[in-house]
RNA sequence: CUUAUCAAGAGCGGUGGAGGGAACGGCCCGAUGAAGCCCGGCAACCUGCGCGUAUGCGCAAGGUGCUAAAUCCGGCGGUAGUGUAUCGAAAGAUGAG
Repeated sequence: CUUAUCAAGAGCGGUGGAGGGAACGGCCCGAUGAAGCCCGGCAACCUGCGCGUAUGCGCAAGGUGCUAAAUCCGGCGGUAGUGUAUCGAAAGAUGAG
C1' cells in the first nucleotide's frame, strides 16, 4: 500500500501492585483491586483434513487475534430534524497478501 472483517462470543483463577479504555474531546472502568505476566476461555482470518467443486459446507485447532461498554461515544459529510435519530466517510484495530 491492497483487501476482508469490526452490534455476537470469552474466568467471582494465580501473580502483580496504579493505572487503564490508540491519540484529542467526552464519558467511563479501577484498592469490592488497573496495566503487565501466567493459566483458563472465545472465535475461526491463515492453516490441516474430509466432502463438494462455485469464491461452498463440515471437523480440528498448528500460526495470529481477542477476552467492560458497537472500534464505549464524538470530531468530517448526507438525510430527517433538532440539539436528537440515522446512513456513510476519516481515523483505528485484526487477518491475509